This is a predicted structure of a 1432-nucleotide RNA (small-subunit ribosomal RNA) from an uncultured Alphaproteobacteria bacterium. The RNAcentral record of the sequence draws on ENA, Greengenes and SILVA.

RNA sequence: AGAGUUUGAUCCUGGCUCAGAACCAAUGCUGGCGGCACGCCUAACACAUGCAAGUCGAGCGCUUUCCUUCGGGAGGGAGCGGCGGACGGGUUAGUAACGCGUGGGAACAUACCCUUUUCUAUGGAAUAGCCUCGGGAAACUGAAAGUAAUACCAUAUACGGCCUUCGGGCGAAAGAUUUAUCGGGGAAGGAUUGGCCCGCGUUAGAUUAGAUAGUUGGUGGGGCAAUGGCCUACCAAGUCUACGAUCUAUACGCUGGUUUGAGAGGAUGAUCGGCAACACUGGGACUGAGGACACGGCCCAGACUCCUACGGGAGGCAGCAGUGGGGAAUCUUAGACAAUGGGCGCAAGCCUGAUCUAGCGAUGCCGCGUGAGUGACGAACGUCUUAGGAUCGUAAAGCUCUUUCGCCAGGGAUGAUAAUGACAGUACCUGGUAAAGAAACCCCGGCUAACUCCGUGCCAACAGCCGCGGUAAUACGGAGGGGGUUAGCGUUGUUCGGAAUUACUGGGCGUAAAGCGCACGUAGGCGGACUAAUAAGUUAGAGGUGAAAUCCCAGGGCUCAACCCUGGAACUGCCUUUAAUACUGUUAGUCUAGAGUUCGAGAGAGGUAAGUGGAAUUCCUAGUGUAUAGGUGAAAUUCGUAGAUAUUCAGAGGAACACCAGUGGCGAAUGCGGCUUACUGGCUCGAUACUGACGUUGAGAUGCGAAAGUGUGGGGAGCAAACAGGAUUAGAUACCUUGGUAGUGCACACAGUAAACGAUGAAUGCCAGACGUCGGGGGGCUUGCCCUUCGGUGUCACACAUAACGGAUUAAGCAUUCCGCUUGGGGAGUACGGUCGCAAGAUUAAAACUCAAAGGAAUUGACGGGGGACCGCACAAGCGGUGGAGCAUGUUGGUUUAAUUCGAAGCAACGCGCAGAACCUUACCAACCCUGGACAUCCUCUGACCGCCUGAGAGAUCAGGUUUUCCUUUACGGGACAGAGUGACAGGUGUUGCAUGGCUGUCGUCAGCUCGUGUCGUGAGAUGUUCGGUUAAGUCGGGCAACGAGCGCAACCCACAUCUUUAGUUGCCAUCAGGUUAAGCUGGGCACUCUAGAGAAACUGCCCGUGAUAAGCGGGAGGAAGGUGUGGAUGACGUCAAGUCCUCAUGGCCCUUACGGGUUGGGCUACACACGUGCUACAAUGGCACUAUACAGUGAGUUAAUCUCCAAAAGAUGUCUCAGUUCGGAUCGGGGUGUGCAACUCGACCCCAUGAAGUUGGAAUCGCUAGUAAUCGCGUAACAUCAUGACUCGGUGAAUAUGUUCCCGGGCCUUGUACACACCGCCCGUCACACCAUGGGAGUUGGUUGUACCCGACGGCCGUGCGAUAACUGUUCGGAGAGGCAGCGGACCACGGUAGGAUCAGUGACUGGGGUGAAGUCGUAACAAGGUAACC
Repeated sequence: AGAGUUUGAUCCUGGCUCAGAACCAAUGCUGGCGGCACGCCUAACACAUGCAAGUCGAGCGCUUUCCUUCGGGAGGGAGCGGCGGACGGGUUAGUAACGCGUGGGAACAUACCCUUUUCUAUGGAAUAGCCUCGGGAAACUGAAAGUAAUACCAUAUACGGCCUUCGGGCGAAAGAUUUAUCGGGGAAGGAUUGGCCCGCGUUAGAUUAGAUAGUUGGUGGGGCAAUGGCCUACCAAGUCUACGAUCUAUACGCUGGUUUGAGAGGAUGAUCGGCAACACUGGGACUGAGGACACGGCCCAGACUCCUACGGGAGGCAGCAGUGGGGAAUCUUAGACAAUGGGCGCAAGCCUGAUCUAGCGAUGCCGCGUGAGUGACGAACGUCUUAGGAUCGUAAAGCUCUUUCGCCAGGGAUGAUAAUGACAGUACCUGGUAAAGAAACCCCGGCUAACUCCGUGCCAACAGCCGCGGUAAUACGGAGGGGGUUAGCGUUGUUCGGAAUUACUGGGCGUAAAGCGCACGUAGGCGGACUAAUAAGUUAGAGGUGAAAUCCCAGGGCUCAACCCUGGAACUGCCUUUAAUACUGUUAGUCUAGAGUUCGAGAGAGGUAAGUGGAAUUCCUAGUGUAUAGGUGAAAUUCGUAGAUAUUCAGAGGAACACCAGUGGCGAAUGCGGCUUACUGGCUCGAUACUGACGUUGAGAUGCGAAAGUGUGGGGAGCAAACAGGAUUAGAUACCUUGGUAGUGCACACAGUAAACGAUGAAUGCCAGACGUCGGGGGGCUUGCCCUUCGGUGUCACACAUAACGGAUUAAGCAUUCCGCUUGGGGAGUACGGUCGCAAGAUUAAAACUCAAAGGAAUUGACGGGGGACCGCACAAGCGGUGGAGCAUGUUGGUUUAAUUCGAAGCAACGCGCAGAACCUUACCAACCCUGGACAUCCUCUGACCGCCUGAGAGAUCAGGUUUUCCUUUACGGGACAGAGUGACAGGUGUUGCAUGGCUGUCGUCAGCUCGUGUCGUGAGAUGUUCGGUUAAGUCGGGCAACGAGCGCAACCCACAUCUUUAGUUGCCAUCAGGUUAAGCUGGGCACUCUAGAGAAACUGCCCGUGAUAAGCGGGAGGAAGGUGUGGAUGACGUCAAGUCCUCAUGGCCCUUACGGGUUGGGCUACACACGUGCUACAAUGGCACUAUACAGUGAGUUAAUCUCCAAAAGAUGUCUCAGUUCGGAUCGGGGUGUGCAACUCGACCCCAUGAAGUUGGAAUCGCUAGUAAUCGCGUAACAUCAUGACUCGGUGAAUAUGUUCCCGGGCCUUGUACACACCGCCCGUCACACCAUGGGAGUUGGUUGUACCCGACGGCCGUGCGAUAACUGUUCGGAGAGGCAGCGGACCACGGUAGGAUCAGUGACUGGGGUGAAGUCGUAACAAGGUAACC
């Protein structure tokens, strides 16, 4: 620090996911040791049992035990009394608060402690314990008598105390014990601790906007340690709130810190420290230090648990252990007060689950170990293999060595100081022991380090994201190997990070999400120049504080580390103070550049109202006039003989204003268009003077705001939702058409939305230009032009910015200010709630759930019922066919069958594989046989095998007989062949052409397909290859940021056509000679033909025209041939997972007495039917009969340009004379021929006889452009036989092409695209089914909360006080007084109750839409002009 994922690829936007770190964690597998930490996050749920707060005899009396030297000593117990139980320990329920943090403040208290000073005098009355008598189950309690104190009371004294009306008044104490202390009281001060107040900071929601009556303030009083509505009476009507009051929800209380992060931030608040709150739930006070409203105190109410003799009582683990429960989950009912600290005590000491330790737990961090060295035959096993080897792997074994840890044994601390050690016989040290006791987990497709085999076969599974699995899975499971971490390793969960995806640091808003429809303006924010003052912000210094711990740095201590100790730095903060004054603020004064005012001109569909004009449509009256008109792609509905349409004149009525008219004007936007008038808003220019920052933006608020829509009234020509009819259509609730109502127009009122768009908020300043245009001003002259200036409105373009497109002084550039908005897609601009509205609806505005994308711009293709230009027997022009008939063939489909073997499937399967199925072929079927095999190699043994004969059998085969090796040699042996045996293996036309090679088809002999360098672009890519010409051609030349090159095109190759030359045998025969019935037959010759070698020839070379003077094109000459001469071979990059595993080869899989091999017979030849390709015909351009001529090519015959084989058809003559015929030949009967082992299934041909259909073929469709079509026959391969097929060969030999509108196919350029499996694409909605979450819902259940009223425990307070009353007063000794007590009454108040509300949650018959699902149904709305442009 980044990476994966949207696409065919690219850039961007944007979400999702991953790699890191951290856990008070949990869980799976595994587990040797030690140190240091940590250990109920859930039920503030309930708790058995034990312990956690006592102590003091130097305060007091009593009682009791033991010892005694009787003097006394040592204890124990329950009480009174003192101090302490407000600390320590636990928890986080509540609390959004002065609770906490931080910094200040004044009106307070403070036991124990310290300092100073002073006092400690005299009396009195009770009471518990104890004893006696009672009540009670118990807890406990009543009465009587009597007793002590450092318990209680009174008096005295009284200072720097307190109060005061300034006269005065009030207020203490405690002793103990024996010589020295410990105590007690008052006052002052200190320290510590606590209470109170204030500034600032401290979660979310506005779908919570108003809240508040003790409420805000004052006065008097009360209360308190103290201030204060803290309480009360009266008075006033305030107080808080958009800088968010109130309300609701949440809170693991807040914090030092912890964690993450570069930081800023975010999340968090376990352990340790500070503060707060709480102690079963709620309320209350008492006591005490006037410390608690009290965890291990009290009272009341409530719930729960326990005891009970039913009368009544007891209890509170959120102390330490522990139990149950809950939960994914969290320990021992341990030891000790040795240390540290706390309480009490003079002290000894006692108490202390605080604390220190141990135990349990890999919960975390840190450290150590599980051995080290050597060791190649690179052992064996395993795994893989191309079978050679590789790997595991120096790994092991073996040899040598060590002993950390562990185990055994001995010694043995520090922590403690004179004594005292739980830990602990622990740490540590020493000795011994034996490699001995000690390794797992996850991963290996990419991200992400690490690869192979087997199994499985869209199954089982995996998966963090992308995704993997449908027979060759590096992704599942296993194995081998490898990678990572290591006593741990994975998984899950949570937090931060990455995420600049909330952006202060540090994002955006034309098209990706995002500018309010527009303005005015309140609060608020920001704001021109100069001067002065001030010092709030700001800056600097100083002081205080920012606890300790933590983090960081340095040093030190445990062997190291974790951990701990010491010191430093830091704690970015707050407060106080001093200083500075540039900037901002504030105050005061001034200025004119912003803004505004005045005057003079100007332009304009700016607005409102009234009036008015002509053209057109429609209607009405009248005239002319007659059969249609109208409408459409074509029609029909419709109108018209009752007179339409057309035409003429006149009239009515409503609405809209042609031309001018213009990226022209005006307006804030919506918007505004005939003309005139009235009223009126804004703008621009020019000029001077004035005001003096008056400005800008603008949350709320207010106003304006197209069309449609709503209400009321009037109006209504045309147009026209709805509706009706006619068409179209599979349907057509549409498009087209005929009608037609709301509406459209007016007035008033509502509504408040639009793709209200420049998809671009407003304002200000700055930053190259060029060319238009509108309005105004200035200058110049040549008077219709030039220069210049201000304000609008446009186009192009630089810098610049942008993902690109595009923007560019009218910014989307560079900056500033303010407002609005955005944060993945869908759900959804929806639900609920609120506000507005007559309604329609508008506005504000979520969540559950679901997906890994959705999206922007551009690129390359493909496609379009887009465009342009071009080519092709593509159409057109022609010729001949197919489709109709019969037959052949494909055995193509289908059907049938024991089998009808298999493959091929639009063009590009179907006379195709098959250049030839009676057996064979043959792969299929039935039956009968063989099993190491019919065939190959290796090893061993034997020596034959073959052949012939006989028998059985359908045959394969079986049985018997007969016969009995060969070649070579170094003479051992080797080889060939055959048989038997052995196992490695053979064999498979079995499967997969979607695992493959090779070969082939097709687009297409179409003109295309690419590369290097350069350039352009962020990039995919582009350029080149486009453009205007030309060509058969990306053929050529011209231009051009391209320049070159490659594969294709063309040429080179073959054949044919002309000529020359060389050579003449087997070819030829002109001349010469011989010769025949005839014949190149012979001599001879090589002229010709021919053969087969070599050359020549054609190149737009020449001329004319045209074209750009090019390439080329048109015409012509010459020439055998003329513009590629004709034909062939030749098939670019690629496409179709095209075809072929049955030509061959081959991976994997499958069969192995069978899916292999052999034989016989059958089948591939079936036959209601459908299709393709052909043949023969339908006849006279013909049939039949007879007959003449004779080419070429090729093959065969053993060899042969030598010999042999083989014929034409057409044509000529004759006849037939338009008929189902002398056409046609199917079908069928009989007879034969040849082939073959064999023609029945099932062949070919010949003869005789038979003589179907068929009279030129519907829709549709095929081939062909010249020696071509058409027509005619010959030949060849395979082959025993079989041709209407295939491939050749020649004979005869046409027609037409004006051309490119259309159909088909193809390539080029361009355009649109939501397609990229590429239109056979993509994709929308209803319906049906399943599941999921959610809204409404008669209701129903529960929680929270506020209002009103009722009840009124305990308690303190207020009043009263019949009754009863130790201390004091005084007494007449009876009693009285002062004071207090019980009781009674009152207000307050917890729990509880009643009523009607608010709010939240659960549930609910039924119902609404939404989402997701496999290949369902119906259509085809969108994407191309998507077939009616789309959208709001």